[in-house]
Molecule: transfer RNA
Organism: Syntrophomonadaceae bacterium
RNA sequence: GGCCCCGUAGUCUACCGGUUAGGACACCAGGCUUUCAACCUGGAGGAAGGGGUUCGACUCCCCUCGGGGUCACCA
Numbered sequence: 001g002g003c004c005c006c007g008u009a010g011u012c013u014a015c016c017g018g019u020u021a022g023g024a025c026a027c028c029a030g031g032c033u034u035u036c037a038a039c040c041u042g043g044a045g046g047a048a049g050g051g052g053u054u055c056g057a058c059u060c061c062c063c064u065c066g067g068g069g070u071c072a073c074c075a
Base pairs, nucleotide, nucleotide: 001071002070003069004068005067006066007065010025011024012023013022018055027043028042029041030040031039048064049063050062051061052060
């Protein structure tokens, strides 16, 4: 450098054109407890960036960025 795959919150993971983007752990507040942990209740936080298609995009297309795989180059 060519080709292929991937990118949703601090982490993991659903949804794969039409919802208020769901869940688990973690985090914050309260409760419980002598205290901590566990447990219960509540809360905040998310579609890598840009453009396009569409009435409507996390989802489809293009470019960029980042990660991974593979092949080639590299004396």